FMN riboswitch aptamer (RFN element) from Anaerolineaceae bacterium UBA4081, 117 nucleotides, folded computationally.
Lineage of the source: Bacteria > Chloroflexota > Anaerolineae > Anaerolineales > Anaerolineaceae.
Its Rfam family is "FMN riboswitch aptamer (RFN element)". About the family: The RFN element is a highly conserved domain that is found frequently in the 5'-untranslated regions of prokaryotic mRNAs that encode for flavin mononucleotide (FMN) biosynthesis and transport proteins.
Of the family's consensus pairs, 97% are formed in the model.
The coordinates come from a structure-prediction model, not an experiment, and the mean pLDDT is 84.
[in-house]
RNA sequence: ACAACUCUUCGGGGCAAGGUGUAAUUCCUGACCGGUGGUGAUACCCCACGAGCGCACAAACGCAGACUUGGUGAAAUUCCAGGGGCGACGGUAAAGUCCGGAUAAAAGAAGAGGUUU
Repeated sequence: ACAACUCUUCGGGGCAAGGUGUAAUUCCUGACCGGUGGUGAUACCCCACGAGCGCACAAACGCAGACUUGGUGAAAUUCCAGGGGCGACGGUAAAGUCCGGAUAAAAGAAGAGGUUU
């Protein structure tokens, strides 16, 4: 200084207060939350990935969410201000937030070994 390889550790947050009802953290009024990498400038809603579903046991492949207005600036759908929207599967009075698969898995992050000079 660092390619492959090996090992170790880390790697997801959130319904207060009420209404109705026999029963709802699921309906209604409201409240709260936002994985990973990238980016001329910091991202839940730009691009891609992971988790999830299909296909078979794996990979691959396919499916699978959501944004605008103004301002600043060389540059921002990422910052500031305003107004919106989205959120796997199973269970159950219909769930982003409860319970469960999950003391799981994973995108990745950090460190060490190792290697080379």